[in-house]
RNA sequence: AGUCGUCUGAGCGACUAUAAAUAGAGUUCUAGGCUCAGAGCGCCUCCCCUUCGGGGGAGGGAACU
Numbered sequence: 001a002g003u004c005g006u007c008u009g010a011g012c013g014a015c016u017a018u019a020a021a022u023a024g025a026g027u028u029c030u031a032g033g034c035u036c037a038g039a040g041c042g043c044c045u046c047c048c049c050u051u052c053g054g055g056g057g058a059g060g061g062a063a064c065u
Stems, first nucleotide, its partner, number of pairs: 001016005006039006025065004033041001043060007
């Protein structure tokens, strides 16, 4: 300097031509994705519709240091 951890900004971390990961402070818990703000997708629960393939709606997103 670049790439990656969904996107934008900030942080944290990893890698060096690859796009992954056992990393992303620690412990416990969880289906819940590294963190924060916003957005999106996914996920969990409930409800409705269904040609049983699926589609739609509402809600959820832990605690401590």
RNAcentral holds the sequence, with entries from ZWD. Predicted 3D model of a 65-nucleotide RNA (Pistol ribozyme). It matches the Rfam family "Pistol ribozyme". Gene Ontology term of the family: catalytic activity. The prediction has a mean pLDDT of 78.